[in-house]
RNA sequence: CGAGCAAAUCGGAUGGCCGCGGCGUCUGCCGAGGAAAGUCCGAGCUGCACAGGGCAGGAUGCUGGGUAACGCCCAGUGGGGGCGACCUCAAGGAAAGUGCCACAGAGAACAGACCGCCCCGCGAGGGGUAAGGGUGAAACGGUGGUGUAAGAGACCACCAGGGGCCCGGCGACGGGUUCCGCUUGGCAAACCCCAUCCGCAGCAAGACCAAAUAGGGGAAGGAUGACGCUGCCCGCCGAUCUUCCCGGGUUCGGUCGCUUGAGCCGGCUGGCAACAGCCGGCCUAGAGAAAUGGCCAUCGAACACAGAACUCGGCUUAUAGAUUUGCUCGCCGC
RNA sequence: GGGUGCGUAGCUCAGUUGGCAGAGCAGCUGACUCUUAAUCAGCGGGUCGAGGGUUCGAAUCCUUCCGCACCCACCA
Numbered sequence: 001c002g003a004g005c006a007a008a009u010c011g012g013a014u015g016g017c018c019g020c021g022g023c024g025u026c027u028g029c030c031g032a033g034g035a036a037a038g039u040c041c042g043a044g045c046u047g048c049a050c051a052g053g054g055c056a057g058g059a060u061g062c063u064g065g066g067u068a069a070c071g072c073c074c075a076g077u078g079g080g081g082g083c084g085a086c087c088u089c090a091a092g093g094a095a096a097g098u099g100c101c102a103c104a105g106a107g108a109a110c111a112g113a114c115c116g117c118c119c120c121g122c123g124a125g126g127g128g129u130a131a132g133g134g135u136g137a138a139a140c141g142g143u144g145g146u147g148u149a150a151g152a153g154a155c156c157a158c159c160a161g162g163g164g165c166c167c168g169g170c171g172a173c174g175g176g177u178u179c180c181g182c183u184u185g186g187c188a189a190a191c192c193c194c195a196u197c198c199g200c201a202g203c204a205a206g207a208c209c210a211a212a213u214a215g216g217g218g219a220a221g222g223a224u225g226a227c228g229c230u231g232c233c234c235g236c237c238g239a240u241c242u243u244c245c246c247g248g249g250u251u252c253g254g255u256c257g258c259u260u261g262a263g264c265c266g267g268c269u270g271g272c273a274a275c276a277g278c279c280g281g282c283c284u285a286g287a288g289a290a291a292u293g294g295c296c297a298u299c300g301a302a303c304a305c306a307g308a309a310c311u312c313g314g315c316u317u318a319u320a321g322a323u324u325u326g327c328u329c330g331c332c333g334c
Numbered sequence: 335g336g337g338u339g340c341g342u343a344g345c346u347c348a349g350u351u352g353g354c355a356g357a358g359c360a361g362c363u364g365a366c367u368c369u370u371a372a373u374c375a376g377c378g379g380g381u382c383g384a385g386g387g388u389u390c391g392a393a394u395c396c397u398u399c400c401g402c403a404c405c406c407a408c409c410a
Stems, first nucleotide, its partner, number of pairs: 001330010012299007020031004033305001037316002040314005045202004052234004057198005062076005077091001078089004092193002097191002099187003114133002116129005141159006161180008206256004216246006228236001248409003263282008335406007344359004353390001361377005383399005
C1' cells in the first nucleotide's frame, strides 16, 4: 500500500425566536429509540375453586457457568468451512420399538447377480464369485499384501469401528494401551423413547366512583351440582344463578393501575468472560384524538431506518453515513 | 394496545403416512351454425406470499420476514 476478519461508539451539536405535552408554580425543570417495530421467547403485575392431582398437550435438547427467568448470554468440547485472522452448527437416543427410502437399478435392509471374471461343456446351458464396470442421494468398511481356477476379512499389517483399562479434565471430551476381529446404511425439523421445564388469560387485565334506563322480553342449562379450570377424569367451590339472542342506557364519563425500576452513570473489588458485590452520585415522557415541530445563524456536509401507550430482560428484522481499536494474509522498502 | 386465522392458475377452491402440482369457471384454437349462444374436441397459463434451513428430494417439516381478514369498551 492492497485485500480481509473481529469488536465498539455515534447516528447531528451549540445558540436565538415562535409553538406543543406533563409537573411545579411565576417564569423554572423534564419531554421518544437503538431499534420505541415484529409480537418470536422469558418474567414482573392483575384476575380466575386463594390455583390441587393424573392423563393428554406443548417447549427445550453437547458440557460447565451467568441470570428473577429464558428458546437469551459467556467460556469451553466436538463436526463443517477458510492459507489465515476467524466464521458456522436445533449437536440427546437409529444394537426400545414402529415406519419411510420415489425414479433408476440385478439388488435398498435377515442384500443381490445385469455386464464382467473363473471352471465344466463343441454348443445350448450349468456351477462358483463379488475384485472391476453400470444404476442411484445412498450398494453391507478403506489401502496394501497373502491366498485362489477366479475371488472374497478367508487370512495378515495399518487406518477406521466397537468393548475394557490407565492418565488428564468438575464435565462435554481428549491422549495412550489392550482385546474383538470385519462388525450393526440414512431419516427422529417421521411417529416415538429418555431427561428437564410448563396452570389459563391478558392493562380493552383489574379496582373504585359517578350518571342513566324498562332493572324489559325470549331460548337453553342448573342442588341428579350449572358456571367457575380450560381438551378429558378426579377433587374443590357454590347459585332468586349462568350462557346466548333481541332490546335499553353511558357516548367513548372520571380516578387509580402509570412509571423509582431485576433503574441509569462513575469508581473499586472478585471472575478469562457473561456477571456479581460494595461505595458515591442522579431522577430521565407518562398522553387519552394522544405532546417532540418550524425558522434563522455557525460548525466543510448534515440526509438513513424510523414515533413511546402497563413495565422490564432477550431475540429477530430495518438502518444513509461517520469514527475508533485489535488482528490476519499478500506485495514492496529499510 | 392485545388476541386469532389465512395466503396454491385471472377467480373460487382441492392437494397426508414428503416422491412428476390438480378440479370447476374464465381465456385461446378448431368443429357444428348463415351468424352468435349452447354443445363437442384440444391447448396454454403456477418462483405454491418471500428468504433461509432439515432431507437424496419440500406446496407439505422447522424457522425468519411480508401482506390480508376477523374479534375484544363500560352499566344494568
Molecule: RNase P RNA; transfer RNA
Organism: Balneolota bacterium